[in-house]
């Protein structure tokens, strides 16, 4: 570097949902809980998706636009790594 029914051993993570908490929101964090995961470890570099406090357009009100916010469990890429086999 490659391979994997990791049902060989010892282990790891934790979707939905519920509670608490932070946040304008998306969402994050902690506890419970397991749908799944061999990188479901880490990084917003590329594409994508979500949100719109502030700002902009418009305005009676609504509405629309914009990421500097968010998602690494959407895909690609980068980077580090356990076990077994070859």
């Nucleotide at each position: 570097c490659c391979u994997g029914u990791g049902c060989a051993a010892g282990g790891g993570c934790a979707a939905a949902c519920c509670c608490g908490u932070c946040g304008a929101a998306a969402g994050g964090c902690g506890g419970g809980g397991a749908c799944g995961c061999a990188a479901a470890g880490c990084c917003a570099c590329c594409g994508g998706u979500c949100u719109u406090c502030a700002g902009g357009u418009a305005u009676c009100g609504a509405a629309c636009c914009u990421a500097u916010g968010a998602c690494a469990g959407c895909g690609g890429g980068g980077u580090u790594g356990c076990c077994a086999g070859a």
Predicted 3D model of an 86-nucleotide RNA (c-di-GMP-I riboswitch aptamer) from a Gammaproteobacteria bacterium. Its mean pLDDT, the model's own confidence on a scale to 100, is 84. It matches the Rfam family "c-di-GMP-I riboswitch aptamer". Rfam's curators write: GEMM was predicted in a large-scale screen for bacterial structured RNA regulatory elements. It was read from a public genome assembly, where an Rfam model found it. The organism belongs to Gammaproteobacteria, within Bacteria.